[in-house]
Molecule: TPP riboswitch aptamer (THI element)
Organism: uncultured Hymenobacter sp.
RNA sequence: CAUAAACUUUAGGGGUGCUGCGCUUCGGCGCGGCUGAGACGAUACCCUCCGAACCUGAACCAGGUAAUGCUGGCGAAGGGAAAAGUACUGGUCCGCUA
Repeated sequence: CAUAAACUUUAGGGGUGCUGCGCUUCGGCGCGGCUGAGACGAUACCCUCCGAACCUGAACCAGGUAAUGCUGGCGAAGGGAAAAGUACUGGUCCGCUA
């Protein structure tokens, strides 16, 4: 100097749906079920420009489900939040000694 998959610190970004039963002041609440990293155990989880975390298109299209972004398409389309540091390994240069 390169390598950054990984880790650390600080800072920042983001989502929280569907459903059965019970209760209800009809706004929701409680206990379960589904998918998921996460469905408010949150001081959690995921993501941060090499950016598919997440949002928009979208009350979209196809399939499937008890139902739902549940799966795929749309789609590397548009938007989207960063800085610092660390090991191993490899390379190069300089100095010293023999």